[in-house]
Context: one part of a larger RNA
Molecule: large-subunit ribosomal RNA, domain V
Organism: Ricinus communis
RNA sequence: CAGGGAAAAAAGACCUUGUUGAGCUUGACUCUAGUCUGAUUUUGUGAAAUGACUUGAGAGGUGUAGGUUAAGUGGGAGCCUUAACUGGUGACGGUGAAAUACCACUACUUUUAACAUUAUUUUACUUAUUCCGUGAAUCGAAGGCGGGGCUACGCCCCUCUUUUUGGACCCAAGAUCGCUUCGGCGGCUAAUCCGGGCAAAAAACAUUGUCAGGUGGGGAGUUUGGCUAGAGUGGCACAUUUGUUAAAAGAUAAUGCAAGUGUCCUAAGAUGAGCUCAAUGAGAACAGAAAUCUCAUGUGGAACAAAAGGGUAAAAGCUCGUUUGAUUCUGAUUUCCAAUACGAAUACGAACCAUGAAAGCGUGGCCUAUCGAUCCUUUAGACCUUUGGAAUUUGAAGUUAUAGGUGUUAGAAAAGUUGCCACAGGGAUAACUGGCUUGUGGUAGCCAAGCUUUUAUAAUGACGUUGCUUUUUGAUCCUUCGAUGUUGGCUCUUCCUAUCAUUGUGAAGCAGAAUUCACCAAGUGUUGGAUUGUUCACCCACUAAUAAGGAACGUGAAUUGGGUUUAGACCAUCGUGAGACAGGUUAGUUUUACCCUACUAAUGAUUGUGU
Numbered sequence: 001c002a003g004g005g006a007a008a009a010a011a012g013a014c015c016u017u018g019u020u021g022a023g024c025u026u027g028a029c030u031c032u033a034g035u036c037u038g039a040u041u042u043u044g045u046g047a048a049a050u051g052a053c054u055u056g057a058g059a060g061g062u063g064u065a066g067g068u069u070a071a072g073u074g075g076g077a078g079c080c081u082u083a084a085c086u087g088g089u090g091a092c093g094g095u096g097a098a099a100u101a102c103c104a105c106u107a108c109u110u111u112u113a114a115c116a117u118u119a120u121u122u123u124a125c126u127u128a129u130u131c132c133g134u135g136a137a138u139c140g141a142a143g144g145c146g147g148g149g150c151u152a153c154g155c156c157c158c159u160c161u162u163u164u165u166g167g168a169c170c171c172a173a174g175a176u177c178g179c180u181u182c183g184g185c186g187g188c189u190a191a192u193c194c195g196g197g198c199a200a201a202a203a204a205c206a207u208u209g210u211c212a213g214g215u216g217g218g219g220a221g222u223u224u225g226g227c228u229a230g231a232g233u234g235g236c237a238c239a240u241u242u243g244u245u246a247a248a249a250g251a252u253a254a255u256g257c258a259a260g261u262g263u264c265c266u267a268a269g270a271u272g273a274g275c276u277c278a279a280u281g282a283g284a285a286c287a288g289a290a291a292u293c294u295c296a297u298g299u300g301g302a303a304c305a306a307a308a309g310g311g312u313a314a315a316a317g318c319u320c321g322u323u324u325g326a327u328u329c330u331g332a333u334u335u336c337c338a339a340u341a342c343g344a345a346u347a348c349g350a351a352c353c354a355u356g357a358a359a360g361c362g363u364g365g366c367c368u369a370u371c372g373a374u375c376c377u378u379u380a381g382a383c384c385u386u387u388g389g390a391a392u393u394u395g396a397a398g399u400u401a402u403a404g405g406u407g408u409u410a411g412a413a414a415a416g417u418u419g420c421c422a423c424a425g426g427g428a429u430a431a432c433u434g435g436c437u438u439g440u441g442g443u444a445g446c447c448a449a450g451c452u453u454u455u456a457u458a459a460u461g462a463c464g465u466u467g468c469u470u471u472u473u474g475a476u477c478c479u480u481c482g483a484u485g486u487u488g489g490c491u492c493u494u495c496c497u498a499u500c501a502u503u504g505u506g507a508a509g510c511a512g513a514a515u516u517c518a519c520c521a522a523g524u525g526u527u528g529g530a531u532u533g534u535u536c537a538c539c540c541a542c543u544a545a546u547a548a549g550g551a552a553c554g555u556g557a558a559u560u561g562g563g564u565u566u567a568g569a570c571c572a573u574c575g576u577g578a579g580a581c582a583g584g585u586u587a588g589u590u591u592u593a594c595c596c597u598a599c600u601a602a603u604g605a606u607u608g609u610g611u
Base pairs, nucleotide, nucleotide: 003597004596005595007592008591015426016425017424018423020422021421022418023417024416025415028222029221030220031219032218034215035214036213037212038211039210040209044125045124046123047122048121049120050119051118052117054114055113056112057111058110059109060108071106072105073104074103075102078089079088080087129202130201133198139195140194142192146158147157148156149155150154174189176187177186178185179184225238226236227235239261240260241259242258243257244256262409263305264365265364269323270322271321272320273319274318275317277301279297280296281295282294283293284292303312304311306370308368309367310366327351328350329349332346333345334344335343340410353362355360376404377403379401380400381399384398385397386396387395434478437474439473441469442468443467444466445465446464450460487562488560489559492554493551494550495549497547500525501524502523504519505518506517507516508515527541528540529539568586569585570584571583573580574579
């Protein structure tokens, strides 16, 4: 002195991961103090009003027709009245859906009474209860030869009596009675008495207890998937199917490519019979489309619920007939595969059936997708098993077979934010430099269609094609997360040439001047300002010229700290919110030189050489 020791300091604070946390928020999940409401309790005594219920007594009923005001049903040929003659009403007849007198029963509507019970509302009481004050002292009533008023018999009012307020008075003066040794002493009154509720407010409502419901980030606990060309956003490549990648057995990956699935169908299932489709040509049929009819050709060019592929012609298609095998009972096998489960599928067996004349075919859909554990609940089955002394019944439990569902699909019940953040790790993983590659950027060639009035090659050069470079940017994730201090400027040194100027040259569409192309060439130079944090860009001015770049995007133990990028704030936007924001703004700590090396130079030491 600060180039290097990718110097030191600190198990990176950025990023990511963890079935690791915490702070905060809320429309997360699950609780909760509090609060509100209801029922009941604490909770007693009266009055009134309005209901309900019980018992009793009365009253009532108009479609039309039928003499008429028919609630309904049953019995019923008589009943009531008169001394008597009788009188009335029925039956009969008639009308009507139903028949009347008389007796009995039953509803419905309504009025009234009674006693009890009960409910609701209003109002009153005080003793529960609540609350407040005081040193628990003046509450209620009566009385007074106290005061005042009047209707003057008597009743009423009062702030208690010398006035507006305040203070002082104190074993009492006074009046009166008793005793007395006349010194005094004592009683009563002065200062009324009764109720022994301390006084005030509220009040059966508050309040308390129990139960139930609502609300409840005030408080608590917890969660906040996975994959992933870093994470996030997007997506599902998380369970499945077709074709392809896939390299002609099978298998085979990627956030490869092109597409599907969580359904649909009593027929679009089963069986039998008959038929042939799409398209085209000719005609009925006209200058011009289709629907309709006829003939001919027609290997499928159609159709078969859906994606795609395969398959299929007297059918697997189309049209009819009959049906329910889309049924019951177990095992075995294939696929995926761990040779586990589920799902899907295959071939039999034992039944009972459908269809067909029959052979046969049929255990859903022509084949490849269309789906689901434990626990719990539910339904169905059996002369079933258990139920703790024995027996019966109910109930409960068991057993076999279904259903209710987990799509994160071999199946937790689960929202955010953190720039105030934490811990453990990670260079398995992002943001600097560096390394590989060079698409992109830059740069240099080759060919020569053109341009250049004429004329490819003075200059330039399309369509093509070959390189170089790492001063652009992508891609990748190799190094670094027990840290290589992360932008730009300033300072300073050195390097390169793909040369801007200066020296020397060649060529020109070089007359001169100016200019363009090229060669040797890095010796020297390449500036001052406005604006911006800027690199970059743009502008002004001078100049011979105001060239391009590198050095861990040179250079922070050299500086600066304007910008990015912590903690404080403001605005816009987004968010319910905590908060967020490659949007804007403002304020914001820049640590350590003693070691080695490098370099500088001051004083010395030694050796060599010269004089």